[in-house]
Context: one part of a larger RNA
RNA sequence: UGACGGGGGCCCGCACAAGCGGUGGAGUAUGUGGUUUAAUUCGAUGCAACGCGAAGAACCUUACCAGGGAUUGACAUCCUACGAAUCCUCUUGAAAGGGAGGAGUGCCUUCGGGAGCGUAGAGACAGGUGGUGCAUGGCUGUCGUCAGCUCGUGUCGUGAGAUGUUGGGUUAAGUCCCGCAACGAGCGCAACCCUUGCUAUUAGUUACCAGCACUUCGGGUGGGAACUCUAAUAGGACUGCCUGUGAAAGCAGGAGGAAGGCGGGGAUGACGUCUAGUCAGCAUGGUCCUUACGACCUGGGCUACACACGUGCUACAAUGGCAGGUAUAACGCGUCGCCAACCUGCGAAGGUGCGCUAAUCGCUAAAAGCCUGUCCCAGUUCAGAUUGUAGUCUGCAACUCGACUACAUGAAGUUGGAAUCGCUAGUAAUCGCAGAUCAGCACUGCUGCGGUGAAUACGUUCCCGGGUCUUGUACA
Numbered sequence: 001u002g003a004c005g006g007g008g009g010c011c012c013g014c015a016c017a018a019g020c021g022g023u024g025g026a027g028u029a030u031g032u033g034g035u036u037u038a039a040u041u042c043g044a045u046g047c048a049a050c051g052c053g054a055a056g057a058a059c060c061u062u063a064c065c066a067g068g069g070a071u072u073g074a075c076a077u078c079c080u081a082c083g084a085a086u087c088c089u090c091u092u093g094a095a096a097g098g099g100a101g102g103a104g105u106g107c108c109u110u111c112g113g114g115a116g117c118g119u120a121g122a123g124a125c126a127g128g129u130g131g132u133g134c135a136u137g138g139c140u141g142u143c144g145u146c147a148g149c150u151c152g153u154g155u156c157g158u159g160a161g162a163u164g165u166u167g168g169g170u171u172a173a174g175u176c177c178c179g180c181a182a183c184g185a186g187c188g189c190a191a192c193c194c195u196u197g198c199u200a201u202u203a204g205u206u207a208c209c210a211g212c213a214c215u216u217c218g219g220g221u222g223g224g225a226a227c228u229c230u231a232a233u234a235g236g237a238c239u240g241c242c243u244g245u246g247a248a249a250g251c252a253g254g255a256g257g258a259a260g261g262c263g264g265g266g267a268u269g270a271c272g273u274c275u276a277g278u279c280a281g282c283a284u285g286g287u288c289c290u291u292a293c294g295a296c297c298u299g300g301g302c303u304a305c306a307c308a309c310g311u312g313c314u315a316c317a318a319u320g321g322c323a324g325g326u327a328u329a330a331c332g333c334g335u336c337g338c339c340a341a342c343c344u345g346c347g348a349a350g351g352u353g354c355g356c357u358a359a360u361c362g363c364u365a366a367a368a369g370c371c372u373g374u375c376c377c378a379g380u381u382c383a384g385a386u387u388g389u390a391g392u393c394u395g396c397a398a399c400u401c402g403a404c405u406a407c408a409u410g411a412a413g414u415u416g417g418a419a420u421c422g423c424u425a426g427u428a429a430u431c432g433c434a435g436a437u438c439a440g441c442a443c444u445g446c447u448g449c450g451g452u453g454a455a456u457a458c459g460u461u462c463c464c465g466g467g468u469c470u471u472g473u474a475c476a
Stems, first nucleotide, its partner, number of pairs: 001476002003473003007470007015460002019423005026314008034305002042053002064300005073125001077124002079121005086103007107114002127289002130287001132285001136283002138278003141274001143272001148187006154163003167178003193266004198235007208224002212222003238260001241254005316416001320375007332363003337356002342351003382413001387408007429452007
């Protein structure tokens, strides 16, 4: 100087407390461990691994296993020879590959040839998701959006170092003020950026419709430029004003205002820590393999299953289930696509087919809600696992191993031990919708969007994490 203490002081955080809803019990989805296996590819492992890499494992992907066949190679550059490329047929085979036969002559040209492609040959080389993240770059997680981390000059100390950065106030903040052997400065904080909340101006189609007219009653048409909205430019909030308080910084209250003291949300992550993660995104040193640890193909596996754990979904019902009627969103996406309307089918879907490269057409039905009826507390008209049969769709192909539909079947489960998690407002809870990946889908995941919409916070004694000052030290 740090680190540590079941030392002390001050302060903060859904850290506790106050509340609301969960997990832990059941079934199931998914990930992991374990076990099994020819293989169950690899990585991630306290917080900070475990719905993680994977925003899509039937083949492919695919890295794993078994078998089949090849060795300058699936891919790149160079040399030589032949042939344009290419296409078709037969045969063998699971395919890859092997064997045989046929068709065929383009482009440029200085007529020598060249470009491009194929086959054969020789070697230089290719190739490796082989090992090392403890050789590395880059990127990322984490403490933590915590308020810290430092430097120059000066001064003090023999020196390591100290001072500044401590102290008194204050703040979300090393934020600001005052004081002070310090005076300044840098990286962080804040602001500048995006979005949302209010207004104005400009603009008016595909969006809008107040007043006027027509109307098939649909903003449908004429028309309008007000309103909504769209999207560009501006304004607006600064403790600016008032009162109190204070030395000041500021704090408390008030006015006006759409908004008030950081208005809400996002992006933004200091010096560093964890020899943290990643050689399997990519790049890369040295190392290892080279008729194989590289490459091709078929089939299998990654989907196994006495079990254990994590994260979700669905429930256990009446604030509910079922049936009928009825109202209201936003974000997005669409031409290899979204698919209206109509017809067929109980249905998944099929057929026909309009429109739309989209504020125009479509996905698009929002759902919870509200109204009416029914059920009457039961393992039930709760719950839906499992299983049987018959189907639909995608796709060469749904056996291993897809999703969905109909009928039948109708398991556990009656609110969950110890323990443990999230959340302070348009939040929790609850309800549906869209998208990426994608032929299809295992999506109950993830990322967004809107609808309905709470309770509680006395407080900081305690648990956890952090900041700061100080103290002790058998620690560095």
Background: Predicted 3D model of a 476-nucleotide part of an RNA (small-subunit ribosomal RNA, 3' major domain) from an uncultured cyanobacterium. The prediction has a mean pLDDT of 85.